[in-house]
RNA sequence: UAUUAUGCUUAGCUGAAUUUCCUAAAGGAAAACGGGGGAACCACUUUGGGGGUGAAUCGCCAACUGGCGUAGAGCAGUUUUCAGCUCGAAUCCGACAGCUAACCUCGUAAGCGUUGAAACACGUUAGC
Numbered sequence: 001u002a003u004u005a006u007g008c009u010u011a012g013c014u015g016a017a018u019u020u021c022c023u024a025a026a027g028g029a030a031a032a033c034g035g036g037g038g039a040a041c042c043a044c045u046u047u048g049g050g051g052g053u054g055a056a057u058c059g060c061c062a063a064c065u066g067g068c069g070u071a072g073a074g075c076a077g078u079u080u081u082c083a084g085c086u087c088g089a090a091u092c093c094g095a096c097a098g099c100u101a102a103c104c105u106c107g108u109a110a111g112c113g114u115u116g117a118a119a120c121a122c123g124u125u126a127g128c
Stems, first nucleotide, its partner, number of pairs: 007128003011124001012112003018031005032108006042098001047095001049096001050093004058069004072087004077122002079119005
């Protein structure tokens, strides 16, 4: 210095949205994760337009754009059980897209501060 085993300590959340490299900078590239388009076969009621991202769909009361529910989603690695809490939006395409191998193409945000108990095994980061 490297590898292996064991023990102790350690690790914020939603989301695909992170890491590395080049460059004086602007900017660019790669990996990883995620989305869209796109054959055959199969499928398909379309102006009452249709379709995409997302958990975010639907119903009722109301007419203050508010309220009550709901499909569904989230809560400090994963799974199961119990209880509790929260969300249940927004927006894009523009006459047009089903699935879809090859292939083509796009994104790398934004916003926040926490859930406890029990069971069982598996797994990861860093330090000693």
The RNA shown here (c-di-AMP riboswitch aptamer (ydaO/yuaA leader)) has 128 nucleotides and comes from Desulfosporosinus youngiae. Its mean pLDDT, the model's own confidence on a scale to 100, is 79. The model forms 96% of the base pairs in the Rfam consensus. RNAcentral holds the sequence, with entries from Rfam and Ribocentre. Its Rfam family is "c-di-AMP riboswitch aptamer (ydaO/yuaA leader)". Rfam's curators write: This family represents a conserved RNA structure found upstream of the ydaO and yuaA genes in Bacillus subtilis and related genes in other bacteria. NCBI's taxonomy places the organism under Bacteria, Bacillati, Bacillota, Clostridia, Desulfosporosinus.